[in-house]
Molecule: transfer RNA
Organism: Verrucomicrobiales bacterium
Formats: sequence, C1' cells, structure tokens
RNA sequence: GCGCCCGUAGUUUAAUGGUAGAACAUGAGCUUCCCAAGCUUGUGGCGAGGGUUCGAUUCCCUCUGGGCGCA
Repeated sequence: GCGCCCGUAGUUUAAUGGUAGAACAUGAGCUUCCCAAGCUUGUGGCGAGGGUUCGAUUCCCUCUGGGCGCA
C1' cells in the first nucleotide's frame, strides 16, 4: 500500500428497517451484631459525520479505532 472482518452500558453480549434487551458490576432500601450471601428497586449504551427512508443499531458513503491475510 491492497483486501476482508469487527466496533452496542464499566465488562461480556442479544436485537437483519418500527420505543435497544439481558447477565455481571455499580447506587439505594430490606435482611444481619458486623461482613458475605439473598430479596426489591434505580442509574447507565448503538465509535464519529453524512446520505436513503415516514422511520436507521440495522441499508449506502466517508472518517476513525482494533484484528487478520497478501505485498
């Protein structure tokens, strides 16, 4: 330099055009002499920009970060 794949919450990961779910972690409460465990409840996310569409995490383009292959 060329080609391919991936990017969703703090972490791991669902969702193939119609309000983005879950687990762990974390905050609060209950329970306990205390801690842990358990129960209830809350917070928090689609890598960035543009396009298509009534509507985009999803389709298209560019950028960006990471991985693999070739040279």